[in-house]
RNA sequence: UGCAGAGUAGAAUUUUCCGCGUUAAGUGCCGUGGGAACGGAGAGUUGUCCCAAGGACGAAAAGCGCAUGGGCGUAAGCCCUGCGCUUGCGGUGGAAUGUUCGCAUCUCGCUGUA
Numbered sequence: 001u002g003c004a005g006a007g008u009a010g011a012a013u014u015u016u017c018c019g020c021g022u023u024a025a026g027u028g029c030c031g032u033g034g035g036a037a038c039g040g041a042g043a044g045u046u047g048u049c050c051c052a053a054g055g056a057c058g059a060a061a062a063g064c065g066c067a068u069g070g071g072c073g074u075a076a077g078c079c080c081u082g083c084g085c086u087u088g089c090g091g092u093g094g095a096a097u098g099u100u101c102g103c104a105u106c107u108c109g110c111u112g113u114a
């Protein structure tokens, strides 16, 4: 000097557990403002993430039980309200776990090799 390679934060997803919502928050989309991170070092984007207040869009509930509750009824019972549980639902949150991907890019460094 050439060639090859490793490694981060993190991202996506599987399974399990614990929650939240189902009275619609959250998720996803849009732009505005602010901030952060980006292999070992330096730099770093029109990329990534977070926060704030907005904008548009938008949903799946069902069953059971309980009550000094409320209403209707002669009664049986029905309805409402509240609470609890179960099963669902939500491009739902967190944790653990496995898998896959993984420095936009530039310079240097590291490992191997010629």
Base pairs, nucleotide, nucleotide: 001114002113003112004111005110010101011100012099013098015096016095017094018093019092020090021089022088029055030054032052033051034050035049036048040108041107042106043105061087062086063085064084065083066082067081069080070079071078072077
Source information:
A computed fold for a 114-nucleotide RNA, annotated as THF (Tetrahydrofolate) riboswitch aptamer. Rfam family: THF (Tetrahydrofolate) riboswitch aptamer. Rfam links the family to the GO term tetrahydrofolate metabolic process.